[in-house]
Context: one part of a larger RNA
Molecule: small-subunit ribosomal RNA, 5' domain
Organism: uncultured bacterium
RNA sequence: GAUGAACGCUGGCGGCGUGCCUAACACAUGCAAGUCGAACGAAGCGCCUGUUGCGGAAUUUUUCGGAAGGAAGCAUGGGUGACUGAGUGGCGGACGGGUGAGUAACGCGUGGGCAACCUGCCCCGUACCGGGGGACAACGGCCGGAAACGGCCGCUAAUACCGCAUAAGCGCACGAGGAGGCAUCUCCUUGUGUGAAAAACUCCGGUGGUACGGGAUGGGCCCGCGUCUGAUUAGCUAGUUGGCGGGGCAGCGGCCCACCAAGGCGAUGAUCAGUAGCCGGCCUGAGAGGGCGGACGGCCACAUUGGGACUGAGACACGGCCCAAACUCCUACGGGAGGCAGCAGUGGGGGAUAUUGCACAAUGGGCGCAAGCCUGAUGCAGCGACGCCGCGUGAGUGAGGAAGCACCUCGGUGCGUAAAGCUCUAUCAGCAGGGAAGAAACAGACGGUACCUGACUAAGAAGCUCCGGCUAAAUACGUGCCAGCAGCCGCGGUAAUACGUAUGGAGCAAGCGUUAUCC
Numbered sequence: 001g002a003u004g005a006a007c008g009c010u011g012g013c014g015g016c017g018u019g020c021c022u023a024a025c026a027c028a029u030g031c032a033a034g035u036c037g038a039a040c041g042a043a044g045c046g047c048c049u050g051u052u053g054c055g056g057a058a059u060u061u062u063u064c065g066g067a068a069g070g071a072a073g074c075a076u077g078g079g080u081g082a083c084u085g086a087g088u089g090g091c092g093g094a095c096g097g098g099u100g101a102g103u104a105a106c107g108c109g110u111g112g113g114c115a116a117c118c119u120g121c122c123c124c125g126u127a128c129c130g131g132g133g134g135a136c137a138a139c140g141g142c143c144g145g146a147a148a149c150g151g152c153c154g155c156u157a158a159u160a161c162c163g164c165a166u167a168a169g170c171g172c173a174c175g176a177g178g179a180g181g182c183a184u185c186u187c188c189u190u191g192u193g194u195g196a197a198a199a200a201c202u203c204c205g206g207u208g209g210u211a212c213g214g215g216a217u218g219g220g221c222c223c224g225c226g227u228c229u230g231a232u233u234a235g236c237u238a239g240u241u242g243g244c245g246g247g248g249c250a251g252c253g254g255c256c257c258a259c260c261a262a263g264g265c266g267a268u269g270a271u272c273a274g275u276a277g278c279c280g281g282c283c284u285g286a287g288a289g290g291g292c293g294g295a296c297g298g299c300c301a302c303a304u305u306g307g308g309a310c311u312g313a314g315a316c317a318c319g320g321c322c323c324a325a326a327c328u329c330c331u332a333c334g335g336g337a338g339g340c341a342g343c344a345g346u347g348g349g350g351g352a353u354a355u356u357g358c359a360c361a362a363u364g365g366g367c368g369c370a371a372g373c374c375u376g377a378u379g380c381a382g383c384g385a386c387g388c389c390g391c392g393u394g395a396g397u398g399a400g401g402a403a404g405c406a407c408c409u410c411g412g413u414g415c416g417u418a419a420a421g422c423u424c425u426a427u428c429a430g431c432a433g434g435g436a437a438g439a440a441a442c443a444g445a446c447g448g449u450a451c452c453u454g455a456c457u458a459a460g461a462a463g464c465u466c467c468g469g470c471u472a473a474a475u476a477c478g479u480g481c482c483a484g485c486a487g488c489c490g491c492g493g494u495a496a497u498a499c500g501u502a503u504g505g506a507g508c509a510a511g512c513g514u515u516a517u518c519c
Base pairs, nucleotide, nucleotide: 001518002517003516005515006514007513008512009511012391013390014389015388016387017386018384019383020349025347026346027345029344030343031342034091035090036089039088040087043084044083045081046080047079048078049077050076052075053074054073059068060067061066098302099301100300107227108226109225110224111223112222113221114220117219118218122215123214124213125212126211127210128209130164132162133161139154140153141152142151143150144149170195171194172193173192174191175190176189177188178187179186180185200207201206228274229273230272235265236264237263240262241261242260243259245257246256247255277299278298279297280296281292282291283290284289304325305324306323307322308321327338328337329336330335355381357380358379359378363377364375365374366373367372394424395423396422397421404415405414406413407412428460431454432453433452434451438446463508464507465506466505467504468489469488470487474503475502476501477500478499484491485490
């Protein structure tokens, strides 16, 4: 000098940041990923309307028995909707958010390579969108179960599923010709055979669908170099190293498999052990270097522990599935449910780290033609002097140098223009009035906030450490190797500038000291 700090004493305001470093310990509760009715069928609800059935009001009439009249409502059919929730279907849940356990590794950084690869949504271009079929949810019925949930029968729609047709281009097989290179090879043209497409909706404006080529974006793989400590770890290795053939993959590859060979790594430190996410950067330093990797940004890894695949353009998937394990919960004991290292919050651990807040107004994301819905991302607010920065706690004048306190050679000296008194000012805080930008619009959480104006009172706002030397700042009293101090040297045993108190002084200041750690 620095810190994600903590502790002691103290504490006025604001802005911007920042806040579980420990138990990747366990978690009550709420929220954190949905959306589309312009893909689909059915249901409910509201409105309009028709019919028949039930229903029977007002009213009219009456010989008071009744008769006429047909409303509301209920049931049923059709239409309709900024409506509702469930289901089929589509897209999204692989992003965003968290954490640092593991990892000494092509994990990361940097520079290259892929003639060995993939890429939903988006953009450009080319070609196409013909005609059929059978189901399954929802729903109805029956049954089982405490529940979670499940079984059987029956009906039904689609942009769900499956054949057929067509094929510019594409895949595969077998050829022909040409060009190029970087070894395997790559590219172009072309012939034959063969294979695979599609979906509609509409507010009539559009929005979609299929195939192929290109782009963009995002990813995958490979390589050179760099990347902590220990030799009181010296040998390690059987899919091990290589080959042939195959399987698998988007793709290369012992990635996997059969066979063959006996290789491969290592004092330029293999193997083993310990420690650790890496980087941009941050701290320090004149630099070289040393230390660190919290916040922010990039990459990686993980999601109670271990394993596995499914779906998908993309996962081996935090708020998906299956299995095993530990733990917790429910149970009718047969069986089930759960995963905060998301945001808050709780217990625990700890020297120590915050609200179960507001809003989608902005930025961004998902879905949707849109309106819009969702968004603990984000924007804000709350708490903490945790950090940095800014401001204030007044200014001028005022000598009988008041009182008081301390010292004293008893003359005086210091606190000290300090106070009081007089004259001013109003930053902050408080009160009142006005009141934003941030939004393109009728939409602003922040927020009656920032800011402006007015009135008002010196009022509401100073502490902490130190004073032997290093090191800036001394006297008195108390104590008497006691009590105590101390970073080092060292102080204290009767005059202690070193302990304790007082007065005075020095330093910093809403902080000041101490402790820890790094340079």